This is a predicted structure of a 73-nucleotide RNA (transfer RNA) from a Myxococcales bacterium. Rfam family: tRNA. Rfam describes the family as follows. Transfer RNA (tRNA) molecules are approximately 80 nucleotides in length. The RNAcentral record of the sequence draws on ENA. Taxonomically the source falls in Myxococcales (Bacteria, Pseudomonadati, Myxococcota, Myxococcia).
RNA sequence: GUCCCUGUCGUUCAGAGGCCUAGGACCUCGGCGCCUCACGCCGAAGACGGGGGUUCGAAUCCCCCCAGGGACA
Numbered sequence: 001g002u003c004c005c006u007g008u009c010g011u012u013c014a015g016a017g018g019c020c021u022a023g024g025a026c027c028u029c030g031g032c033g034c035c036u037c038a039c040g041c042c043g044a045a046g047a048c049g050g051g052g053g054u055u056c057g058a059a060u061c062c063c064c065c066c067a068g069g070g071a072c073a
């Protein structure tokens, strides 16, 4: 330098054009039960790497950039 893959709550994993006001688990916080802890139950907070484009509508499709990984040179 060329090509391929990946990027979603703090972590991990779903999502494949409208049911998404983005969901689950763990973690965190609050409440209940308990003498306390643990466990259990209930609730809350928390994310689409950035910018454009297509579309009535984009986490999802296209382009560029950024970051990580890989192959070739």
Stems, first nucleotide, its partner, number of pairs: 001072007010026004018056001028044005049065005